[in-house]
Context: one part of a larger RNA
RNA sequence: CGUAUGGCGAAUGCCUUGGCUCUCAGAGGCGAUGAAGGACGUGACAGGCUGCGAUAAGUUCCGGUUAGGUGCCUAUAACCGUUUAACCCGGAAAUUUCCGAAUGGGGAAACCCACCUGGAUGAAGACCAGGUAUCCGCUUCGGCGGAAGCAAACCCGGAGAACUGAAACAUCUAAGUACCCGGUGGAAAAGAAAACAAUAGUGAUUCCCUGAGUAGUGGCGAUCGAAAGGGGAACAGCCUAAACCACAAUAGUUUCGGCUUUUGUGGGGUUGUAGGACUGCGACGUGGAUUCUAAUAAGGAAAUAGAAAUUCCUGGAAAGUUAUACCAUAGAAGGUGAAAGUCCUGUAUAUGUAACUUAUUAUUAUCCUAGCAGUAUCCUGAGUAGUGCGGGACACGAGAAAUCCUGUAUGAAUCUGCCAGGACCAUCUGGUAAGGCUAAAUACUCCUGAGAGACCGAUAGUGAACCAGUACCGUGAGGGAAAGGUGAAAAGCACCCUGAACAAGGGAGUGAAAUAGUACCUGAAACCAUACGCUU
Numbered sequence: 001c002g003u004a005u006g007g008c009g010a011a012u013g014c015c016u017u018g019g020c021u022c023u024c025a026g027a028g029g030c031g032a033u034g035a036a037g038g039a040c041g042u043g044a045c046a047g048g049c050u051g052c053g054a055u056a057a058g059u060u061c062c063g064g065u066u067a068g069g070u071g072c073c074u075a076u077a078a079c080c081g082u083u084u085a086a087c088c089c090g091g092a093a094a095u096u097u098c099c100g101a102a103u104g105g106g107g108a109a110a111c112c113c114a115c116c117u118g119g120a121u122g123a124a125g126a127c128c129a130g131g132u133a134u135c136c137g138c139u140u141c142g143g144c145g146g147a148a149g150c151a152a153a154c155c156c157g158g159a160g161a162a163c164u165g166a167a168a169c170a171u172c173u174a175a176g177u178a179c180c181c182g183g184u185g186g187a188a189a190a191g192a193a194a195a196c197a198a199u200a201g202u203g204a205u206u207c208c209c210u211g212a213g214u215a216g217u218g219g220c221g222a223u224c225g226a227a228a229g230g231g232g233a234a235c236a237g238c239c240u241a242a243a244c245c246a247c248a249a250u251a252g253u254u255u256c257g258g259c260u261u262u263u264g265u266g267g268g269g270u271u272g273u274a275g276g277a278c279u280g281c282g283a284c285g286u287g288g289a290u291u292c293u294a295a296u297a298a299g300g301a302a303a304u305a306g307a308a309a310u311u312c313c314u315g316g317a318a319a320g321u322u323a324u325a326c327c328a329u330a331g332a333a334g335g336u337g338a339a340a341g342u343c344c345u346g347u348a349u350a351u352g353u354a355a356c357u358u359a360u361u362a363u364u365a366u367c368c369u370a371g372c373a374g375u376a377u378c379c380u381g382a383g384u385a386g387u388g389c390g391g392g393a394c395a396c397g398a399g400a401a402a403u404c405c406u407g408u409a410u411g412a413a414u415c416u417g418c419c420a421g422g423a424c425c426a427u428c429u430g431g432u433a434a435g436g437c438u439a440a441a442u443a444c445u446c447c448u449g450a451g452a453g454a455c456c457g458a459u460a461g462u463g464a465a466c467c468a469g470u471a472c473c474g475u476g477a478g479g480g481a482a483a484g485g486u487g488a489a490a491a492g493c494a495c496c497c498u499g500a501a502c503a504a505g506g507g508a509g510u511g512a513a514a515u516a517g518u519a520c521c522u523g524a525a526a527c528c529a530u531a532c533g534c535u536u
Stems, first nucleotide, its partner, number of pairs: 001533007013521001014485002018456002020453007027445002029150002037099003040053003044076001047073003059093006068080003104113003114132006134147005154185001155183004165172001169219001195202002206233005216224001237437003240381001244267006251260003272415001274380004278374004287368004293362007303351003309324002313320001325342002327331001333345003386410008396422001417432005472479002492520001495507004
């Protein structure tokens, strides 16, 4: 060096209990009636997991199913049950120690110490039951109601970086992003024109496609970047303040007849072709919303029925093969000793009801909703609109800078009014600010059910296929693994021998296979050993 046989080793192949990304439905919260999350208990034996809470792997009721059960690692004993119905499944209740918002006070969480009322006792202590925190609102002043804390993203508001890019850097960018704080909802926000538009018109908001990387913005650098219009999704509109009227209280004044002020409650009223109050005429209707009860229908838990095959050969085993059949509104899928429409669980389809939900109809109750004419007077949201100064938002960096917000200083008009149409003015056009509410189309997924994948297949896929946020590391915040596969079935090697042996091995036996022996499928290479051969 070669060949062979082994050892070590774990790659590779095959597999999948677990992941990843989505779709369609559902749900979108839990909590002082004590949550989320835990501590400690709880079993015949009981270490861990799971379940449960001193009624403690459970108690009661209703329903379903059923001959077997007493969860898993996990046997054994002892029991329970078989039509007087166990176990299991679904629904509704009961119990639910201690900590934790933790709430009687304290505290080094799962502990300590109280007070009041009641019970029990002859009486007291100890014991048992209930109550006793704070803040807010209301209050008949006795109390009653609410809040708090947790939770994945989505959403709104407040506050708000830097790295980076500009090939340096300061305006700018990153970006109103990350991070922090507050808050709501199943969505949130926005929203019924003081809007757009342009001589023609549209008619609340939101979202998508387009317009368009256009118009613009910009150390006119890097960049940033619309809107109208068009096409779709979805569509829904309303309530107040005021004028005026009534009542109640209040205060002023009085010639005691009243008049006036302020506040509250009720009626009235809500818009731009201006409308309303007011005056006159007319009407007692039309349409709609919510709610109670009932009926009907649909959905809705565990569940129920559910078609059709035998054989030959090989083999340890048939679902493979051979031959001849059958079912199919079922040839989805999984399992069964290899690859099964017809073996099992299922599947298509049909059936089934409790709590509960939805729809329709009827009933009950409550609430909202209208016209014509006149135009003298009154009303139509004020420290507001606007303006100066300083900022911010608008695609728009102060610019010719309209529009919106406001820290500061000022400060109108009142329908013959006021605002806007990108400085400003005129004409024209559109609208009616300074109060409020509003479903749907849209966003998201901690979670539940059903399903999908030219996604992964154990160094991959979640960090975690396995008792993983574990072991371990760190004072702590925090960091954070490795680790899957015997066999169809344990049939997991009785018995014998070697041995000090409860080590290991040799026989024997099981098995299709033991070079499948729990260091267990396959078992590459590096590396090691033995035997033989060749070479120096």

Predicted 3D model of a 536-nucleotide part of an RNA (large-subunit ribosomal RNA, domain I) from a Bacteroidales bacterium. Its mean pLDDT, the model's own confidence on a scale to 100, is 83. NCBI's taxonomy places the organism under Bacteria, Pseudomonadati, Bacteroidota, Bacteroidia, Bacteroidales. The RNAcentral record of the full RNA draws on ENA.